[in-house]
Molecule: SAM riboswitch aptamer (S box leader)
Organism: Exobacillus caeni
RNA sequence: CUCUUAUCCAGAGAGGCGGAGGGACUGGCCCGAUGAAGCCCGGCAACCGUCAAACAUUCGUGUUUGAAAUGGUGCCAAAUCCUGCAAAGCAUUGAUAGCUUUGAAAGAUGAGAG
Numbered sequence: 001c002u003c004u005u006a007u008c009c010a011g012a013g014a015g016g017c018g019g020a021g022g023g024a025c026u027g028g029c030c031c032g033a034u035g036a037a038g039c040c041c042g043g044c045a046a047c048c049g050u051c052a053a054a055c056a057u058u059c060g061u062g063u064u065u066g067a068a069a070u071g072g073u074g075c076c077a078a079a080u081c082c083u084g085c086a087a088a089g090c091a092u093u094g095a096u097a098g099c100u101u102u103g104a105a106a107g108a109u110g111a112g113a114g
């Protein structure tokens, strides 16, 4: 980097260093010197892993539920902040523009494969 798969409306500091940017991208709309990014500490969650029980088993293990959080990741403004393509419904103009829902795309993270 590519592919497969699961999840993405919950949760998380009034700390230290740091100094201007940040929210992937588009268009918006926001956050930021009452300090951005980044680093450290702290925290949240529970994907993998761990433990327990039940069930299944081709006896290798698998599935479901629960527990802890000392292991491997992740995350800690706003729903993945909204939006971008398609469909349906609603509303409306001279025309463009609008609203709602669903699906897709894109993205993020975990796990597995190349």
Stems, first nucleotide, its partner, number of pairs: 001114008013041001015040003021031003025084001027082002042076003047072002050067007080106001085103006